[in-house]
Overview:
c-di-GMP-I riboswitch aptamer from a Gemmatimonadota bacterium, 88 nucleotides, folded computationally. Its mean pLDDT, the model's own confidence on a scale to 100, is 88. It was read from a public genome assembly, where an Rfam model found it. Lineage of the source: Bacteria > Pseudomonadati > Gemmatimonadota.
RNA sequence: CGCUGCUCAGAGCAAAACCGUCGAAAGACGGUGACGCAGAGCCACGGGGCUAAAGCGGGUUGUCCGCUAUGCUCGCCGGGCCGCCAGC
Numbered sequence: 001c002g003c004u005g006c007u008c009a010g011a012g013c014a015a016a017a018c019c020g021u022c023g024a025a026a027g028a029c030g031g032u033g034a035c036g037c038a039g040a041g042c043c044a045c046g047g048g049g050c051u052a053a054a055g056c057g058g059g060u061u062g063u064c065c066g067c068u069a070u071g072c073u074c075g076c077c078g079g080g081c082c083g084c085c086a087g088c
Stems, first nucleotide, its partner, number of pairs: 002088004012037002017032006035075001041081003045078003048073003055067004
């Protein structure tokens, strides 16, 4: 340096749920809590997924319907950057 995660060490993160705050929502953050994670560290770059405030359109004018990301998701996949231990 590359590959792998069967084994070791020391650590790390924290799903659902509940409470609080923010947000139109999706969701995020903090606390409690552990389902899991060898990149569950970071980046929305490509694809996927979620939401639809503003905008546009509709017309039954309502607390309606449709389209749409500039919003969100890296714990959906791929890619990029950086990185611990062990084995080969």